[in-house]
Context: one part of a larger RNA
Molecule: small-subunit ribosomal RNA, central domain
Organism: uncultured bacterium
RNA sequence: UUGGGCGUAAAGCGCGUGUAGGCGGUUUGCUCAGUCAGAUGUGAAAGCCCUCGGCUUAACCGGGGACGUGCAUUUGAAACUGGAAGGCUUGAGUACGGGAGAGGAUAGUGGAAUUUCGAGUGUAGGGGUGAAAUCCGUAGAUAUUCGAAGGAACACCGGUGGCGAAGGCGGCUAUCUGGACCGAUACUGACGCUGAGACGCGAAAGCGUGGGGAGCAAACAGGAUUAGAUACCCUGGUAGUCCACGCCGUAAACGAUGGGUACUAGGUGUUGGGCGUCAAAACUCAGUGCUGAAGCUAACGCAUUAAGCACCCCGCCUGGGGAGUACGGUCGCAAGACUAAAACUC
Numbered sequence: 001u002u003g004g005g006c007g008u009a010a011a012g013c014g015c016g017u018g019u020a021g022g023c024g025g026u027u028u029g030c031u032c033a034g035u036c037a038g039a040u041g042u043g044a045a046a047g048c049c050c051u052c053g054g055c056u057u058a059a060c061c062g063g064g065g066a067c068g069u070g071c072a073u074u075u076g077a078a079a080c081u082g083g084a085a086g087g088c089u090u091g092a093g094u095a096c097g098g099g100a101g102a103g104g105a106u107a108g109u110g111g112a113a114u115u116u117c118g119a120g121u122g123u124a125g126g127g128g129u130g131a132a133a134u135c136c137g138u139a140g141a142u143a144u145u146c147g148a149a150g151g152a153a154c155a156c157c158g159g160u161g162g163c164g165a166a167g168g169c170g171g172c173u174a175u176c177u178g179g180a181c182c183g184a185u186a187c188u189g190a191c192g193c194u195g196a197g198a199c200g201c202g203a204a205a206g207c208g209u210g211g212g213g214a215g216c217a218a219a220c221a222g223g224a225u226u227a228g229a230u231a232c233c234c235u236g237g238u239a240g241u242c243c244a245c246g247c248c249g250u251a252a253a254c255g256a257u258g259g260g261u262a263c264u265a266g267g268u269g270u271u272g273g274g275c276g277u278c279a280a281a282a283c284u285c286a287g288u289g290c291u292g293a294a295g296c297u298a299a300c301g302c303a304u305u306a307a308g309c310a311c312c313c314c315g316c317c318u319g320g321g322g323a324g325u326a327c328g329g330u331c332g333c334a335a336g337a338c339u340a341a342a343a344c345u346c
Stems, first nucleotide, its partner, number of pairs: 004317003007300002012314001014201004021194003025088004030083002033081002035077008049065006091191001092188004096183003103177007110154001115149007125136002162169002206247006215241002220236004258313004263308001266291009295302002319346003328339004
């Protein structure tokens, strides 16, 4: 390279926006670049193939013929692809009317609980564990009542419920704001799909500066356990967890399943619409679950939310270890991230 693959064996970028590129609905005539057909020239000789001949044969050699996928020129064809031109409305989008939602940002606000502080009642324990001890408490703890402060998280509702591209999002109110869905018309007229680079977003931890600090809690200290115990258990406890701004750019970032379009039995639950008469059923569109036919799969399983059947585009894989490492480069304050080998070995 050909070929084969990517749910679990190696393999789908964490996710999006989008440039180049690749691919692209329907129709009319035009063009003839691709495409197809014919002709001409060229495609050296030798070789290969066919045939005839020469060495006693053969190898070898000589003569003739054929072949030569290609290239160039030229004459045509016009279905398909392309090109330029004109239409169309089903793809895509816009306008209008609706209802749903923890979608995002900012500001404000609420109650329960924990902790601490002040005061009252009250007295000897409390706490913790498998059992204990460290620890707190007669300087009055624990318990209980009232008051105050402060931070963080939002019980019930709550649901294989909802929203978001993913990460993710949950008290309440207001303001600003994104997207999806449904309905019936009107409009634009292929404006589409994918997307190398690029750009943006991106849990937790971590980093920088400044705040904040109730609870929890790496590190650390002590008490236990144990042969030991740098652990599991207990008592404490600092970074951190929270906020603002700026970095980092990684996760089992998982559905371990890239995106788009069309097609291929059903059954059952549920969410948001439409229709229906208030309700219900039936029907219908968009999601979200379970089960299952054909089919697929090494099996497990998947099965209209495909891992079925096809097409288009991107990414990725090629025995295990060495190694997601070294070196170089780019990025970063750093931690490190991204890109990414080889020797050697089995």